Predicted 3D model of a 77-nucleotide RNA (transfer RNA) from a Xanthobacteraceae bacterium. It matches the Rfam family "tRNA". It is annotated as a transfer RNA. The prediction has a mean pLDDT of 81. Taxonomically the source falls in Xanthobacteraceae (Bacteria, Pseudomonadati, Pseudomonadota, Hyphomicrobiales).
[in-house]
RNA sequence: CGGAGUGUAGCGCAGCCUGGAAGCGCUCUUCGUUCGGAACGAAGAGGUCGCAGGUUCAAAUCCUGCCACUCCGACCA
Repeated sequence: CGGAGUGUAGCGCAGCCUGGAAGCGCUCUUCGUUCGGAACGAAGAGGUCGCAGGUUCAAAUCCUGCCACUCCGACCA
């Protein structure tokens, strides 16, 4: 320098192809159960969907640019 992939809740991920209400598991908080804890049960909290712009009635999803990380290749030595 070129190509590909990944980026969504504190953590791990689905959703993207085919636009239409932002989800699952774990964690966390509170409550129940218990002498107390674990486990179990109930309720709840938690998101600029990497950033910016565009298209659209409507964008996590389509288009453009950029950023970070990973992999492959090239170049140099």